Fluoride riboswitch aptamer (crcB RNA motif) from a Clostridia bacterium, 63 nucleotides, folded computationally. It matches the Rfam family "Fluoride riboswitch aptamer (crcB RNA motif)". On this family, see Baker et al., Science 2012: "Widespread genetic switches and toxicity resistance proteins for fluoride". Gene Ontology terms of the family: positive regulation of gene expression and response to fluoride. Of the family's consensus pairs, 100% are formed in the model. The source organism's lineage runs through Bacteria, Bacillati, Bacillota and Clostridia. The sequence was found by an Rfam model in a public genome assembly.
RNA sequence: AAACCUAACGGUGAUGGAGUUCACCGGAAACUACCCUAAUGGGUUAAUGACUCCUGUUGCAUA
Repeated sequence: AAACCUAACGGUGAUGGAGUUCACCGGAAACUACCCUAAUGGGUUAAUGACUCCUGUUGCAUA
C1' cells in the first nucleotide's frame, strides 16, 4: 500500500415527509416495478423494503 473483518457515519431499497426496524452499497456503488407485442405501442398495482403516523391522490357512505 492492497485485500479482508469490525465499529461509527453517510447513501439506497419504482412517486412526498417523520419515527422505528431490516437488507444492501460506500467514492462509486447500492437503486431505477410488472404484463402484452418482433418492434412501435398499449395496459396494471403502489406515496411503506416492512410497521405506524402525517400530507397528497382515488373510490364509497354520511352530514